Model confidence (mean pLDDT): 82 of 100. This is a predicted structure of a 1533-nucleotide RNA (small-subunit ribosomal RNA) from a bacterium. The sequence is in RNAcentral, with records from ENA and SILVA. It matches the Rfam family "Bacterial small subunit ribosomal RNA". Gene Ontology terms of the family: structural constituent of ribosome and ribosome.

RNA sequence: AUGAAGAGUUUGAUUCUGGCUCAGAAUGAACGCUGGCGGCGUGCUUAACACAUGCAAGUCGAGCGAGAACGUUCCUUCGGGAACUAGUACAGCGGCGGACGGGUGAGUAACACGUGAGAAUCUGCCCUUCAGUGAAGAAUACUCUCGGGAAACCGAGGUUAAUGCUGCAUACGUCCCUUCGGGGAGAAAAGUGGCUUUUGCUGCUGCUGAAGGAUGAGCUCGCGUACUAUUAGCUAGUUGGUGGGGUAAAGGCCUACCAAGGCAAUGAUGGUUAGCCGGCCUGAGAGGGUGAUCGGCCACAUUGGAACUGAGAUACGGUCCAGACUCCUACGGGAGGCAGCAGUGAGGAAUUUUGCGCAAUGGGCGAAAGCCUGACGCAGCGACGCCGCGUGGGGGAUGAAGGUUUUAGGAUCGUAAACUCCUGUUAAGUGGGAAGAAAAGCCUGUCAAUAAUACGGACAGGUCAUGACGGUACCAUUAGAGAAAGCACCGGCUAACUUCGUGCCAGCAGCCGCGGUAAUACGAGGGGUGCAAGCGUUAUUCGGAAUUACUGGGCGUAUAGGGUGUGCAGGCGGCAUGUUAAGUCAAUCGUUUAAUUUCCCGGCCUAACCGGGAGUCGGCGAUAGAUACUGGCAAGCUAGAGAUUGGGAGAGAGAAGUGGAAUUCUCGGAGUAGCGGUAAAAUGCGUAGAUCUCGAGAGGAACACCAAUGGCGAAGGCAGCUUCUUGGCCCAUAUCUGACGCUCAUACACGAAAGCGUGGGUAGCAAACAGGAUUAGAUACCCUGGUAGUCCACGCCGUAAACGAUGAUCACUAGAUGUUAGUCCCGCUUGCGGGAUUAGUAUCGUAGCUAACGCGUUAAGUGAUCCGCCUGGGGAGUACGGUCGCAAGAUUAAAACUCAAAGAAAUUGACGGGGGUCCGCACAAGCGGUGGAACAUGUGGUUUAAUUCGAUACUACGCGAGGAACCUUACCUGGGUUUGACAUGCUUUUGACAGCUAUAGAGAUAUAGUCUUCCAAGUUUACUUGGACAAUUGCACAGGUGCUGCAUGGUUGUCGUCAGCUCGUGUCGUGAGAUGUCUGGUUAAGUCCUUUAACGAGCGCAACUCUCGUCGUCAGUUGCUAUCCUUCGGGAGCACUCUGGCGAGACUGCCUGGGUAACCAGGAGGAAGGUGGGAAUGACGUCAAAUCAUCAUGGCCCUUAUGCCCAGGGCUACACACGUGUUACAAUGGCCAGUACAAAGGGCUGCCAACUCGUAAGAGUGAGCUAAUCCCAGAAAACUGGUCCAAGUUCGGAUUGAGGUCUGCAAUUCGACCUCAUGAAGUUGAAAUCGCUAGUAAUCGCGUAUCAGAACGACGCGGUGAAUACGUUCUCGGACCUUGUACACACCGCCCGUCACACCACGAGAGCUGUCUGUACCCGAAGUUAUCUUAGCUAACCUUUAUUGGAGGCGGAUACCUAAGGUAUGGGGGGUGAUUGGGGUGAAGUCGUAACAAGGUAGCUGUAGGAGAACCUGCGGCUGGAUCACCUCCUUU
Repeated sequence: AUGAAGAGUUUGAUUCUGGCUCAGAAUGAACGCUGGCGGCGUGCUUAACACAUGCAAGUCGAGCGAGAACGUUCCUUCGGGAACUAGUACAGCGGCGGACGGGUGAGUAACACGUGAGAAUCUGCCCUUCAGUGAAGAAUACUCUCGGGAAACCGAGGUUAAUGCUGCAUACGUCCCUUCGGGGAGAAAAGUGGCUUUUGCUGCUGCUGAAGGAUGAGCUCGCGUACUAUUAGCUAGUUGGUGGGGUAAAGGCCUACCAAGGCAAUGAUGGUUAGCCGGCCUGAGAGGGUGAUCGGCCACAUUGGAACUGAGAUACGGUCCAGACUCCUACGGGAGGCAGCAGUGAGGAAUUUUGCGCAAUGGGCGAAAGCCUGACGCAGCGACGCCGCGUGGGGGAUGAAGGUUUUAGGAUCGUAAACUCCUGUUAAGUGGGAAGAAAAGCCUGUCAAUAAUACGGACAGGUCAUGACGGUACCAUUAGAGAAAGCACCGGCUAACUUCGUGCCAGCAGCCGCGGUAAUACGAGGGGUGCAAGCGUUAUUCGGAAUUACUGGGCGUAUAGGGUGUGCAGGCGGCAUGUUAAGUCAAUCGUUUAAUUUCCCGGCCUAACCGGGAGUCGGCGAUAGAUACUGGCAAGCUAGAGAUUGGGAGAGAGAAGUGGAAUUCUCGGAGUAGCGGUAAAAUGCGUAGAUCUCGAGAGGAACACCAAUGGCGAAGGCAGCUUCUUGGCCCAUAUCUGACGCUCAUACACGAAAGCGUGGGUAGCAAACAGGAUUAGAUACCCUGGUAGUCCACGCCGUAAACGAUGAUCACUAGAUGUUAGUCCCGCUUGCGGGAUUAGUAUCGUAGCUAACGCGUUAAGUGAUCCGCCUGGGGAGUACGGUCGCAAGAUUAAAACUCAAAGAAAUUGACGGGGGUCCGCACAAGCGGUGGAACAUGUGGUUUAAUUCGAUACUACGCGAGGAACCUUACCUGGGUUUGACAUGCUUUUGACAGCUAUAGAGAUAUAGUCUUCCAAGUUUACUUGGACAAUUGCACAGGUGCUGCAUGGUUGUCGUCAGCUCGUGUCGUGAGAUGUCUGGUUAAGUCCUUUAACGAGCGCAACUCUCGUCGUCAGUUGCUAUCCUUCGGGAGCACUCUGGCGAGACUGCCUGGGUAACCAGGAGGAAGGUGGGAAUGACGUCAAAUCAUCAUGGCCCUUAUGCCCAGGGCUACACACGUGUUACAAUGGCCAGUACAAAGGGCUGCCAACUCGUAAGAGUGAGCUAAUCCCAGAAAACUGGUCCAAGUUCGGAUUGAGGUCUGCAAUUCGACCUCAUGAAGUUGAAAUCGCUAGUAAUCGCGUAUCAGAACGACGCGGUGAAUACGUUCUCGGACCUUGUACACACCGCCCGUCACACCACGAGAGCUGUCUGUACCCGAAGUUAUCUUAGCUAACCUUUAUUGGAGGCGGAUACCUAAGGUAUGGGGGGUGAUUGGGGUGAAGUCGUAACAAGGUAGCUGUAGGAGAACCUGCGGCUGGAUCACCUCCUUU
């Protein structure tokens, strides 16, 4: 010493940078809702806008003269008079005060203010001291008379006083002159008391001269005091001097002359804004903001100017003039100034009573009483602020009613209420009732002074009073819980949650953001949270914000190092000595008003508020000290810096000359049909001879190899060779100078490419341009040409990714390795090798730093000095202005408006017309199809009363449906029905209902007939009660294939049977994350091995399961029959086949080779060989994938209907399109005849043999079989034989006609089959596309489910039975690693610009308009000053002949200055403006696709040209470019 908090928001996530926003405190506040009391404060921040009315500055009779009236009383001749009123009132002369007090902040950027000093000044009243206060004079106001005027007011004449005015006298101080002897000048006013008594004495208050003090004021100086350079030069009384003038006072303050100065980058001059301070708010502080109330200073008083008076004013409630405005007027003239207190209008979001009183405090005058005082004290109004109090307290559960909610039980409001017992603050009534008041005055006494018992003073006592507030504070008492709670919020930040309504609407929002049918975010209700007579909102300030960073930030990539150097000013500066004491340090003194803030104590009941005391920091000044450091001065030193000497390397610069290769052109020879160009072409050139080739020549430009992370230069940059001139650097050795150094604003110089000017030159290349291609287009990429330009000389330009995106200099801080240029040492074979050191250059790396990436003795490490630059993105490096430039343009450089982000690095994914590795019927190699035809079936579309609904890229479309004539059925039309076709409960009534028969009807249904209960108990036959069952009435409820698959469960598809997906612990990283899971092998596999900061584990893979294939064993009917028997029926047997239980078998186990191993290749044995074939099995997850119509289910909707029943119709429609299939197009075939061989299934509402009939479908009859027994059931391709002979056929069978069969209540819409007849398209299928790798494809038939009937579909079964795979370049999909990324809704991503439309702000603009200001000139009020004035007027003094004259004054005139005004011409900033320019923002508009991946032509950049637009092209530059190859180097082993 008491003091320091953060949060939200950029991303899929992270770290950082960075802005925006919030939580706090405050206010002279305002607005919304609400409002009980008191105390203390506070109240036009806007129009310095205009003001009605009243008040705000008077007082003194003890300075002076004059002097009423009303009224009362008395008298009266009734006309009046007198006294009191009263020496009063109103006025006047005179004095003092109106310069204070009160208001406001317009102006002012200044000695205005603050602070501290200073000298050349004045100061009324006040205090102290000294000395005086004599004697005269002349007027004048008031008043009176007269006159003018509407008024304001004015004029003339007469009278009069003073503390008014004027001389004179005197002069201690004072002032002036001085020869220091002196000389000169200059004052005054009296009033009132006492005693005395007429003349004095004396007191008090005044007055005069002077000195000092106090107070107040004026002046000067140091320092401090806003923003702006898009204001850089300003100044002529300007700067100084001399003389003079002026002022209270220094001074260019003024004037004449002389000199030419003065100020300014440490910001002059100009512009904008602003009263300054003590303080106030905020902040930990440093700071930042502010200048209400209170206090100090300044300025102003309707606007501008001016003086007068006075001690003091250039005067708020004084004067004069000018302007604007308002008012009065008799039109001739006048009056006015609230930024005093109230109050009014206006303006505005907004700010009070036309109150009471001088009782207190203070002020003016007065001797005093006293008067005046909108200063002040009080009251009123306003929750405007701060502080205090209250709106009740205790008990009270059936946890009442009611509200809300609910999982229906309850929960909550809630002890809250009711009820009961109390208390009595405040408010209300009644009664009492302070303090603020004691001075002064008067009386008495004492003391000092005095002649004094006057006066005045001090003290004591007494007395008389005096209160606006206000009957207020306060106290007592009465009744009575009675009269007194709201506001905001409840998604996160941020304390506090639910229901309903709404449905991207209405709305909310401080930021992020909520709302599209389950909203804790909108609105309402309930509940809760916070504060509370207030609560919120808005505005503003500080804080948080280290977000301007002094305390306390940064600049490689986020905003930020100047393109580079030289260098003036400035800043900083080596070692040692002396001196000084400016900086610095500490001490003392002065000052920094009071109030405020802090601490302590005290007073109002407490607090706010108020009083007393204490107390720092810090600033400025002064005094005497200290001397380490910094500075100054003096004289030194050599380590910094430089010079000399001797060597060294180099594309360093400039100039002159010179060389060869190549391109092109020209000429000549030779030679013939093409050349050239591209992905492919074409334009172009060529038979008039090209290209190619040989020779000769011309001309320009550039310099291969060497050549390099090489060298030089400040940077830009520099390359053939030679010569000349010239700059810098490095090394070595000594000598010399002696801090000469570092940095550097302004300045100066250099400065690639492009571009510009003038003149040359022009081979090649090549913007523009032309043509050819490409393309949807192609103003491009590609090609053929081609002009500026590229080159030279001279002159401009001055910019680049001018980059190491890294300013310069100095010092310090591990190393390793290469390379360039030197020097030294050692070894030694002249060559070479090793070591040390200096200067460059490059890679890696320690500590350290960094957000990370990375940097790392060449620092981005650690320190020092100086310079430049940054402060959210966009607007914008733009506009305007200035400077430069021939131009292009460069440089300097904003704002409005708009957004909540923009950005850096790194991470995980995804993606790439990036790379690498690998897999898959993915391609390739093959076989067979689809796409063409007809038909079947599904879908779309169309149609319809309805064509029910769903599925609809791969992953919908012979799918849900494994089977729509009725039913199904959900759709349509029509007819019916309403507790319902179905469930449960309660309730009413009944003992039936159902069934059967008949009638009506399309039927549902209705009616009639028939039939018609059971059990138990009580009991009088028969009833009653209860139960079961059934019907019926009513109420709850049922019901819904109605909606939402984007509210859901469950189930399913797909990636994909792909090999992946994760976790624990550890480790690494600030972190997201990484590692594990990576490297190298291997595998079908994240399968296994190896390596390894990882070690383990889980879900997946594999295995376990089923089936097929071999064998063994057991069993042997319905199966089997080799042997045996037989009455041929069968016995007998279980060897075989078969059946179905249990086992065995295969594991890279064995061998060879390779390999570290895993494993691979081959082989043996074996029925089977390297997961033996097949099936089932589907990780974490993705697609808001599918399904509310399988089912279940939240919410919503319907309830005489969206429910239920019935009949008929529809789901079967048909210009068309698509998918999936069937049958074919034929001879490897069709037809006819004959012959052979399966498996797996099914069967009693069934399969149905045999037999009969029918051409057949089938019918009849009927055995067997509940099945290894009987039946379906003839398998078909095949094989054998015959026929057909290449054709729309003996292929193909659609379509149609006729006749039938079967199922079924029913076959028309709308079934299947049979017979006869008919005999369509189709002759192998364009683009495109599908399946399949072995018992597979292809081909052949059989069976089953569903099912009354109805498969070309689906699911199964067996028969016959191939071809091909070189391989991974390509297509598709997938996996892993790596790389780039501006993507993360993840490339179906992101995103750029023109155009069109709407809105917004801004720039330019012919001009127009008002405002401020400069310069020149004109006019010039009032006024000061000066000069003039024999003209008008004139009391004091002088003079005088007594009326004059003089001096002086008034008045007048002139001159200078000068406000307002005017004219002319500049400048600044503002408003507005037809039109125009770009910018910003907007819903899903148009055109393209420029950028992000190699973004499909790498991008960016300066410049130039071109183009609808992004952009394209040329020249030069950069990597902030991917990929591949090569070279060199480094690290590790």